[in-house]
Context: one part of a larger RNA
RNA sequence: CACCGCCCGUCACGCCAUGGAAGUUGGGAGCGCCCGAAGCCCGUGAGCCAACCGCAAGGAGGCAGCGGUCGAAGGCGAGUUCGAUGACUGGGGCGAAGUCGUAACAAGGUAGCCGUAGGGGAACCUGCGGCUGGAUCACCUCCUU
Numbered sequence: 001c002a003c004c005g006c007c008c009g010u011c012a013c014g015c016c017a018u019g020g021a022a023g024u025u026g027g028g029a030g031c032g033c034c035c036g037a038a039g040c041c042c043g044u045g046a047g048c049c050a051a052c053c054g055c056a057a058g059g060a061g062g063c064a065g066c067g068g069u070c071g072a073a074g075g076c077g078a079g080u081u082c083g084a085u086g087a088c089u090g091g092g093g094c095g096a097a098g099u100c101g102u103a104a105c106a107a108g109g110u111a112g113c114c115g116u117a118g119g120g121g122a123a124c125c126u127g128c129g130g131c132u133g134g135a136u137c138a139c140c141u142c143c144u145u
Stems, first nucleotide, its partner, number of pairs: 003108001005105001008101002011098001013095004018090003023085006031077004039070001041068004047063003052059002111132009
């Protein structure tokens, strides 16, 4: 190229990634509450004390002790966010020769398509409105011979 053409969808099988999902299980950054180590600071300090003052008594100062604010780790709780996994489920992609039909391409054998609604194994069918990117026929205008 080839109408012995082209071509549409369901279904079946295989592979791949992916959405939803009762849940399960981890991570991140925060929030609230509880608890509160070390340490600084504040208060208290009836106990204690060598250096300073003082003859001494004592004073100044300091140290234990106790209380408090802040406070790491930890505990509890309610949320937020990002992953992994998850029975089941949705479509998608791909795959020489599977199944069912035949929707589209010629007026494709009911012209096709758009919107909308109903229906149907599946392409699809039907109703209503619209378009010509439809053929045929009639009329008009024009072109070529």

Annotation:
Predicted 3D model of a 145-nucleotide part of an RNA (small-subunit ribosomal RNA, 3' minor domain) from an uncultured bacterium. The full RNA is in RNAcentral, with records from ENA, Greengenes and SILVA.